This is a predicted structure of a 63-nucleotide RNA (Fluoride riboswitch aptamer (crcB RNA motif)) from an Alphaproteobacteria bacterium.
The sequence was found by an Rfam model in a public genome assembly.
Its Rfam family is "Fluoride riboswitch aptamer (crcB RNA motif)". Gene Ontology terms of the family: positive regulation of gene expression and response to fluoride.
Lineage of the source: Bacteria > Pseudomonadati > Pseudomonadota > Alphaproteobacteria.
The coordinates come from a structure-prediction model, not an experiment, and the mean pLDDT is 77.
RNA sequence: GUGCGUCAAGGGGAUGGGGUCCCCCUGGAAAUGCCCGUCCGGGCUGAUGACUCCUACUGUUGU
Repeated sequence: GUGCGUCAAGGGGAUGGGGUCCCCCUGGAAAUGCCCGUCCGGGCUGAUGACUCCUACUGUUGU
């Protein structure tokens, strides 16, 4: 100096924040939803990776 592995730490998991757990990636990667079509235009679901709470949005009912 190079390669591999491990540990620590950091980052990520289609729209915000907190807690817990899970998964993935790490010197540049993990990540960047689905459907249709005349191919670049139209349509659809969800604030979660999962659970839960708060906030925002939407629908119904009551005061």